[in-house]
RNA sequence: GCGCCCGUAGCUCAGAAGGAUAGAGCGACGGUUUCCUAAACCGCAGGCCAGGGGUUCGAAUCCCUUCGGGCGCACCA
Numbered sequence: 001g002c003g004c005c006c007g008u009a010g011c012u013c014a015g016a017a018g019g020a021u022a023g024a025g026c027g028a029c030g031g032u033u034u035c036c037u038a039a040a041c042c043g044c045a046g047g048c049c050a051g052g053g054g055u056u057c058g059a060a061u062c063c064c065u066u067c068g069g070g071c072g073c074a075c076c077a
Stems, first nucleotide, its partner, number of pairs: 001073007010026004019057001029043004050066005
């Protein structure tokens, strides 16, 4: 340099042949319980879906581009 894959909640990941308010587990926080913790149970919060642009009535999902990560190939005077 070329090609492919990935980027969604604090963490690990669903959701991808477009459809309304984007979800789960764990964690955090509050509560119940306990002498105090832990565990268990209940509740609550938390997201510009990597950034920008485009298509569309409508985009996490399609297209372009940038950034970051991974893999393969090539180059290595």